The RNA shown here (transfer RNA) has 73 nucleotides and comes from cf. Caloplaca sp. 1 TL-2023. The RNAcentral record of the sequence draws on ENA.

[in-house]
RNA sequence: GGGUGUAUAACUCAGCGGUUAGAGUGUGAGAUUGCAGAUCUCAAGGUCGAUGGUUCGAGUCCGUCUAUACCCU
Numbered sequence: 001g002g003g004u005g006u007a008u009a010a011c012u013c014a015g016c017g018g019u020u021a022g023a024g025u026g027u028g029a030g031a032u033u034g035c036a037g038a039u040c041u042c043a044a045g046g047u048c049g050a051u052g053g054u055u056c057g058a059g060u061c062c063g064u065c066u067a068u069a070c071c072c073u
Stems, first nucleotide, its partner, number of pairs: 001072007010025004018056001027043005049065005
């Protein structure tokens, strides 16, 4: 320098262009327990990497950029 993939919650990851973006782990509160753990219930936590475009409508499709992994040279 060229090519391919990935970027969504604190972490690991889902998410056919169409309802309010979700799960597990973790965190907080409550129930339970002599205390704790385990279990159960609830809650908080997200400018979906950045920017522009397509569309009635974009986390999803397209361009560019950034970061990162791998391959080629």
It matches the Rfam family "tRNA". Rfam's curators write: Transfer RNA (tRNA) molecules are approximately 80 nucleotides in length. The source organism's lineage runs through Eukaryota, Fungi, Lecanoromycetes, Teloschistaceae and Caloplaca.